The prediction has a mean pLDDT of 80. Predicted 3D model of a 73-nucleotide RNA (transfer RNA) from Cellulosimicrobium sp. BMG9.23. Its Rfam family is "tRNA". Rfam classes the family as a transfer RNA.
């Protein structure tokens, strides 16, 4: 240089045919306990790498760029 995959809460991952983003862990509050752990209950936390475009509607489709990984040279 070029081809491909990926980028979503602190971390690991979902999200079907485009229909309004969910699960686990961690952290926080509570129950329990002499205290803690474990277990159980509850609440909170993200608009999806960045910028544009298409659409009534974009995590999802299109374009450019950035980053990570893999292949080719």
């Nucleotide at each position: 240089g070029u081809g491909g995959a990926c980028g979503u809460g602190g971390c690991g991952c979902a999200a079907c045919u485009g229909g309004u983003a969910g699960c686990g862990c961690a952290g926080c509050g509570g129950u329990c306990u002499c205290c803690a752990a474990a277990a159980c209950c509850g609440a909170a936390g993200g608009g999806u790498g960045c910028a544009g475009g298409u659409u009534c509607g974009a995590g999802u489709c299109c374009u450019g760029c950035c980053g990570u990984c893999c292949g080719c040279g």